A computed fold for a 312-nucleotide part of an RNA from Malus x robusta, annotated as small-subunit ribosomal RNA, central domain. RNAcentral holds the full RNA, with entries from SILVA. Model confidence (mean pLDDT): 81 of 100. Its Rfam family is "Bacterial small subunit ribosomal RNA". Its family is annotated with structural constituent of ribosome and ribosome in the Gene Ontology. Lineage of the source: Eukaryota > Pentapetalae > rosids > Rosales > Malus.
Context: one part of a larger RNA
RNA sequence: UUGGGCGUAAAGCGUCUGUAGGUGGCUUUUUAAGUCCGCCGUCAAAUCCCAGGGCUCAACCCUGGACAGGCGGUGGAAACUACCAAGCUGGAGUACGGUAGGGGCAGAGGGAAUUUCUGGUGGAGCGGUGAAAUGCGUAGAGAUCGGAAAGAACACCAACGGCGAAAGCACUCUGCUGGGCCGACACUGACACUGAGAGACGUCCUAGCCGUAAACGAUGGAUACUAGGCGCUGUGCGUAUCGACCCGUGCAGUGCUGUAGUUAACGCGUUAAGUAUCCCGCCUGGGGAGUACGUUCGCAAGAAUGAAACUC
Numbered sequence: 001u002u003g004g005g006c007g008u009a010a011a012g013c014g015u016c017u018g019u020a021g022g023u024g025g026c027u028u029u030u031u032a033a034g035u036c037c038g039c040c041g042u043c044a045a046a047u048c049c050c051a052g053g054g055c056u057c058a059a060c061c062c063u064g065g066a067c068a069g070g071c072g073g074u075g076g077a078a079a080c081u082a083c084c085a086a087g088c089u090g091g092a093g094u095a096c097g098g099u100a101g102g103g104g105c106a107g108a109g110g111g112a113a114u115u116u117c118u119g120g121u122g123g124a125g126c127g128g129u130g131a132a133a134u135g136c137g138u139a140g141a142g143a144u145c146g147g148a149a150a151g152a153a154c155a156c157c158a159a160c161g162g163c164g165a166a167a168g169c170a171c172u173c174u175g176c177u178g179g180g181c182c183g184a185c186a187c188u189g190a191c192a193c194u195g196a197g198a199g200a201c202g203u204c205c206u207a208g209c210c211g212u213a214a215a216c217g218a219u220g221g222a223u224a225c226u227a228g229g230c231g232c233u234g235u236g237c238g239u240a241u242c243g244a245c246c247c248g249u250g251c252a253g254u255g256c257u258g259u260a261g262u263u264a265a266c267g268c269g270u271u272a273a274g275u276a277u278c279c280c281g282c283c284u285g286g287g288g289a290g291u292a293c294g295u296u297c298g299c300a301a302g303a304a305u306g307a308a309a310c311u312c
Base pairs, nucleotide, nucleotide: 004283005282006281007266008265012280014201015200016199017198021194022193023192025088026087027086028085031082033081034080035077036076037075038074039073040072041071042070043069049065050064051063052062053061054060091191092188093187094186096183097182098181099180103177104176105175106174107173108172109171110154114150115149116148117147118146119145120144121143125136126135162169163168220279221278222277223276224275225274228257229256230255231254232253233252234251235250236249237248238247261268262267285312286311287310294305295304296303297302
């Protein structure tokens, strides 16, 4: 105590793919399952409610009636949901032309530094600390100059920047490969959204396991709408020009500030925590406790699921 909530009070699965299920764009037609309207039957009586009456009143009793509904039948309506059939292009996707990127995997190459070994010069300290000592050093250390080897990481560029679903990703080059964005409009014609279970991802190297984090934006995904201003990244258009800038503007992303609104406040504010719809997950006082037991997984450590007594 549900007609509520989940940024910080308890509460968003670490992230993605996707099965069942739930939900689903526009136009026309059919059916009538849901829906709506009328009628009929039934839902015993008593009780409750209303009106009238009887006990001197009341409680109580008697008579009559109704509301609100449920189920079944029947006759209609066809707007909405659903079904049938046909179509559409705005959602979604494919093809085409561009484009940015530390997205991933593999291979090759590189320099600085560190440590060790070896050779030369040199000769007494080095190192370390608040101060010391242990330690290293005349069997030549530390310092310095050559040579070799090893492993790990890639300064500057570097950013309020980029990519990725998240974890995460940065020396350089090459090969293979995933995704995004933009532009014209050619094609398909709702093919969509979410997603219980299930599966995948997640290591310094190799092989095998583990499967958890303050896995954080402490904010699930999708769609639509709702003032602006100032940047940055990618790309297109217009203007301008010899051309590149500049200026204006569209789409996608990434930041700051802020209106309405919202919020317990802090704050959020077109990247919402605003206004709405759909789907999933989760919460229900603190402790006991993410514990015990059981089950599943694991070689193990342990992970997942997950109480109660008792106590305040």